């Protein structure tokens, strides 16, 4: 150096042929308890790593830049 994945909530992950983003975990609060725990109910959340392009519309497709991981000589 060269190729190859990855990059979405606080953490771990989804996301279908491009049509406007979700669980499950934590956290707060209510509720239930003589009280904690659980169990139920609501909350809390996102420039979908950055930049630019294509399109009527990008998390997703094209080119680039960083960060991670793996390979290779």
């Nucleotide at each position: 150096g060269c190729c190859u994945g990855u990059u979405u909530a606080g953490c771990u992950c989804a996301g279908u042929u491009g049509g406007u983003a979700g669980a499950g975990c934590g956290u707060u609060c209510g509720u239930c308890u003589c009280a904690u725990a659980c169990g139920c109910g609501a909350a809390u959340c996102g420039u979908c790593a950055c930049u630019c392009g294509u399109u009527c519309a990008a998390g997703u497709c094209g080119a680039g830049u960083a960060g991670c991981a793996g390979g290779u000589a």
A computed fold for a 73-nucleotide RNA from Choricystis parasitica, annotated as transfer RNA.
Model confidence (mean pLDDT): 80 of 100.
Taxonomically the source falls in Choricystis (Eukaryota, Viridiplantae, core chlorophytes, Trebouxiophyceae).
Rfam family: tRNA. It is annotated as a transfer RNA. Gene Ontology term of the family: triplet codon-amino acid adaptor activity.